[in-house]
RNA sequence: GGUUCGUUGGCCAAGUGGUAAGGCAGAGCUCUGCAAAAGCUCCAUCCCCGGUUCGAAUCCGGGACGAACCU
Numbered sequence: 001g002g003u004u005c006g007u008u009g010g011c012c013a014a015g016u017g018g019u020a021a022g023g024c025a026g027a028g029c030u031c032u033g034c035a036a037a038a039g040c041u042c043c044a045u046c047c048c049c050g051g052u053u054c055g056a057a058u059c060c061g062g063g064a065c066g067a068a069c070c071u
Base pairs, nucleotide, nucleotide: 001070002069003068004067005066006065007064010024011023012022018054026042027041028040029039030038047063048062049061050060051059
């Protein structure tokens, strides 16, 4: 230098055009004599910028960071 892949909450992780699942952590509440356990609720600029589209985490272009391979 080239090719391919990846980036989603504090962490892990699904999601392949139509309201961003779930688990852990955190906060509040219920329950309890107090706790623990359990239950309920809350917590997302989807790496950034632009484009396509009625509508983009998702498709396209450029950029950033990381990984593998080739040279």

Transfer RNA from Spirosoma endbachense, 71 nucleotides, folded computationally. Its mean pLDDT, the model's own confidence on a scale to 100, is 80. It matches the Rfam family "tRNA". By type it is a transfer RNA. The sequence is in RNAcentral, with records from ENA.